[in-house]
RNA sequence: GGGCCCGUAGCUCAGCUUGGAUAGAGCGGCAGACUUCUAACAAAGGAAGAAAUCUGAAGGUCGCGGGUUCAAAUCCCGUCGGGCCCG
Numbered sequence: 001g002g003g004c005c006c007g008u009a010g011c012u013c014a015g016c017u018u019g020g021a022u023a024g025a026g027c028g029g030c031a032g033a034c035u036u037c038u039a040a041c042a043a044a045g046g047a048a049g050a051a052a053u054c055u056g057a058a059g060g061u062c063g064c065g066g067g068u069u070c071a072a073a074u075c076c077c078g079u080c081g082g083g084c085c086c087g
Base pairs, nucleotide, nucleotide: 001086002085003084004083005082006081007080010027011026012025013024020070030056031055032054033053035051036050037049038048041045063079064078065077066076067075
């Protein structure tokens, strides 16, 4: 220098081939409910802490810029970063 693949939420990824209507999942974090455990304190009770389960909302320039189109994560061009191969 050339070719191919990858880049989407804090993390791991789907969606891209065949453009379609508000961009998703799991995990994590946050908030709430409930149960259990530990438990300061004098009983009842019980501040506080931990864990399981359930619920909820939030969180995104779809790497970046441009183009095509009524419409782009998806198609085209350029470019940045990572990986592999060739020279």